RNA sequence: GGGCUCGUAGCUCAGUUGGUUAGAGCGCUUCAUUGACAUUGAAGAGGUCUCCAGUUCGAAUCUGGACGGGCCCA
Numbered sequence: 001g002g003g004c005u006c007g008u009a010g011c012u013c014a015g016u017u018g019g020u021u022a023g024a025g026c027g028c029u030u031c032a033u034u035g036a037c038a039u040u041g042a043a044g045a046g047g048u049c050u051c052c053a054g055u056u057c058g059a060a061u062c063u064g065g066a067c068g069g070g071c072c073c074a
Stems, first nucleotide, its partner, number of pairs: 001073007010026004019057001028044005050066005
């Protein structure tokens, strides 16, 4: 330098051919339970879907570019 692939919550990930409110598990907070802790149950907080631009009535999802991670070729 070229090619492929990935980027969604603190962590691990789902979200499939664009369409109702963006979700799960773990973690975190509060409450209940306990003498206390753990477990369990209930509720809750937490996201500019890496960034910019474009297409569209509508984009996490499509297109182009940038940045970053991984792999391969030179």